[in-house]
RNA sequence: CACACGAAAAGGCAAACCUUUUGAAAAAAAGGGACGCAAAGCUAUGGGUCUAAGGGACUUCUAUCCUAUGACUGCCAAGCUACCGAA
Numbered sequence: 001c002a003c004a005c006g007a008a009a010a011g012g013c014a015a016a017c018c019u020u021u022u023g024a025a026a027a028a029a030a031g032g033g034a035c036g037c038a039a040a041g042c043u044a045u046g047g048g049u050c051u052a053a054g055g056g057a058c059u060u061c062u063a064u065c066c067u068a069u070g071a072c073u074g075c076c077a078a079g080c081u082a083c084c085g086a087a
Base pairs, nucleotide, nucleotide: 005085006084012037013036017032018031019030020029021028022027035074041080042079043078045077046076047075048072049071050070054067055066056065057064
C1' cells in the first nucleotide's frame, strides 16, 4: 500500500409515526422523530414484491380479472465508489 475483517475513535444515514405537498395508486419530497444500519452510499442490471392511470377481457348497471411503461437499493443479489485501522 492492497485485499479481507470490524475492536476503538471521529462522524454519517434515518424505520415506524405526525404535518404539508406531489401522484390514479403504489409511493416519493420537505420538516419533525429514531427502529435500526459498516456501505441503510449510488445504479432499476437480474430475481422478488407493491400499484393499475392507460390498455385488454367480462358485465344491463355496478363491479371483477389480466397487464408495467409506474414504484420499492432499509427485499435479496450484481456492478461502481467510500471514512477509520486494533485483533